The part of an RNA shown here (small-subunit ribosomal RNA, 3' major domain) has 476 nucleotides and comes from a metagenome.

[in-house]
Context: one part of a larger RNA
RNA sequence: UGACGGGGGCCCGCACAAGCGGUGGAGUAUGUGGCUUAAUUCGAUACGACGCGAAGAACCUUACCUGGUCUUGACAUGCAUCUCUAAGGCAAUGAAAGUUGCCGAGUUGGUAGCAAUAUCAACAAUUUGCACAGGUGCUGCAUGGCUGUCGUCAGCUCGUGUCGUGAGAUGUUGGGUUAAGUCCCGCAACGAGCGCAACCCCUGUGUCCUGUUGCCCUUCGGGGAUCUCUGGACAGACUGCCCGGUUCAACCGGGAGGAAGGUGGGGACGACGUCAAGUCAGUAUGGCCCUUACGGCCAGGGCUGCACACGUACUACAAUGCUCACUACAGAAUGAACCGAAACCGCGAGGUGGAGGAAAUCCCUAAAAGUGAGCCCAGUUCGGAUCGCAGGCUGCAACUCGCCUGCGUGAAGCCGGAAUCGCUAGUAAUGGCGCAUCAGCUACGGCGCCGUGAAUACGUUCCCGGGCCUUGUACA
Numbered sequence: 001u002g003a004c005g006g007g008g009g010c011c012c013g014c015a016c017a018a019g020c021g022g023u024g025g026a027g028u029a030u031g032u033g034g035c036u037u038a039a040u041u042c043g044a045u046a047c048g049a050c051g052c053g054a055a056g057a058a059c060c061u062u063a064c065c066u067g068g069u070c071u072u073g074a075c076a077u078g079c080a081u082c083u084c085u086a087a088g089g090c091a092a093u094g095a096a097a098g099u100u101g102c103c104g105a106g107u108u109g110g111u112a113g114c115a116a117u118a119u120c121a122a123c124a125a126u127u128u129g130c131a132c133a134g135g136u137g138c139u140g141c142a143u144g145g146c147u148g149u150c151g152u153c154a155g156c157u158c159g160u161g162u163c164g165u166g167a168g169a170u171g172u173u174g175g176g177u178u179a180a181g182u183c184c185c186g187c188a189a190c191g192a193g194c195g196c197a198a199c200c201c202c203u204g205u206g207u208c209c210u211g212u213u214g215c216c217c218u219u220c221g222g223g224g225a226u227c228u229c230u231g232g233a234c235a236g237a238c239u240g241c242c243c244g245g246u247u248c249a250a251c252c253g254g255g256a257g258g259a260a261g262g263u264g265g266g267g268a269c270g271a272c273g274u275c276a277a278g279u280c281a282g283u284a285u286g287g288c289c290c291u292u293a294c295g296g297c298c299a300g301g302g303c304u305g306c307a308c309a310c311g312u313a314c315u316a317c318a319a320u321g322c323u324c325a326c327u328a329c330a331g332a333a334u335g336a337a338c339c340g341a342a343a344c345c346g347c348g349a350g351g352u353g354g355a356g357g358a359a360a361u362c363c364c365u366a367a368a369a370g371u372g373a374g375c376c377c378a379g380u381u382c383g384g385a386u387c388g389c390a391g392g393c394u395g396c397a398a399c400u401c402g403c404c405u406g407c408g409u410g411a412a413g414c415c416g417g418a419a420u421c422g423c424u425a426g427u428a429a430u431g432g433c434g435c436a437u438c439a440g441c442u443a444c445g446g447c448g449c450c451g452u453g454a455a456u457a458c459g460u461u462c463c464c465g466g467g468c469c470u471u472g473u474a475c476a
Base pairs, nucleotide, nucleotide: 001476002475003473004472005471007470008469009468010467011466012465013464015460016459019423020422021421022420023419026315027314028313029312030311031310032309033308034306035305042053043052064301065300066299067298068297069296070295073132077131078130079129080128083125088103089102090101091100092099093098106123107122108121109120110119111118112117134290135289137288138287139286143284145279146278147277148275150273155194156193157192158191159190160189161170162169163168174185175184176183200267201266202265203264205235206234207233208232209231211229215224216223217222238261241255242254243253244252245251317416321375322374323373324372325371326370335362338357339356343352344351345350382413387408388407389406390405391404392403393402429452430451431450432449433448434447435446
């Protein structure tokens, strides 16, 4: 000087407390461990691994296993060499990959020639040989890059000066204050940098402009520019004003006006560093290793395996509910190998159909929680697992191993032990809608959007994490 203390002081955070809803019990989905296996590819492992890499494992993907095969190779560059031969087609064989046989072309330029053509060079293709290719093989403790975490915590440092023999200190401590090393005052310090804040984006109010595909009126010909909105420009909030408190400083409490008030709300943005944290399997890359195989191709299987254990979710256990009927109101986003209307067929999934739409025009599009009736507390008109049958869709192909529909079947489950998680407002809770990946989908996941819309916070003693000062130290 740090680090640490079941030392002290001050302060903060959904950290506790006060509340609301969960997880832990059930069934299922999904990830992991374990077990099993020819293989169940690999990585991630307290917080900060476990709906994680994976924004999509039937084949492919795919890295794993079994079997069949290739050896200058699926791919790159170069050198030499071969010429009855490439691409492609046909046939045989084969599960395919492949193997074998047959057929099957040149391009450009120079030179000679009237021309046919001959010859040379380059390009392209082939054969063979060689340099080499190739490796999701190892090392994240050799690395770059990127990322997580402490933590959006308020800290981390430097120059000069001063003090100290020196390591170092000072500044950065102190008194106030703040979300903040934010600002003020003081001070052997004076300044500065990286952070904080602001500048950026979205949102909340208004004005002006813009005016179609949107908006308003309509006699459906058309007309209009108020409103909603589109998208641009500007205004607006700064403790600016008033009162009180204070060192009459920073600032704090209250008030006015205002759409908004003291950082208005949300996002992006993550200091010096820590964890030899994560990633050689995204890519890059040093070293090591394999080279008729640890490389390449193919078929089938596996990654989906199941006495079990854990994490994360979904659906429930019901009456604030379930079933049936009726009927309003969104936002954001998507659409061309795409979205697909009306109409018709089907109980339905879906099929036929093809209007319109490269979209403020058309479509996806039904928003759902709402209203009325029935049910009458029961393992039920709750719950839907499981299983049987019959179908639909995608796709070369749904056996291993897809999703959906109809009929039947109707399991556990009557609110969950110890323990434990999230959340302070348009939040929690709850209701639906969309998108990426994608042929299809195991999405109940992820990322967004809007509808309805709470309760509680006395307070900082305690638990956890963190900041500043101080103190002790058998630690560095």